[in-house]
RNA sequence: CGGGGUAUAGCUCAGUCUGGUAGAGCGCGUGCUUUGGGAGCAUGAGGUCGCAGGUUCGAGUCCUGUUGCCCCGACCA
Numbered sequence: 001c002g003g004g005g006u007a008u009a010g011c012u013c014a015g016u017c018u019g020g021u022a023g024a025g026c027g028c029g030u031g032c033u034u035u036g037g038g039a040g041c042a043u044g045a046g047g048u049c050g051c052a053g054g055u056u057c058g059a060g061u062c063c064u065g066u067u068g069c070c071c072c073g074a075c076c077a
Stems, first nucleotide, its partner, number of pairs: 001073007010026004020057001028044006050066005
């Protein structure tokens, strides 16, 4: 330098193909059960979907650029 993959809640990941109000598990807060711990049940908080721009009535999803990380290749030595 070229190609490919990846980025979504504190953590691990779905959702993208085929645009239509952002989800799961774990974790966390509160309440109840329990003598207490653990555990169970109920309920709640938590995300500018890496960043910027574009298309669209509407973008996590489509298009362009860009950043971090991973892999492969090329070049130099």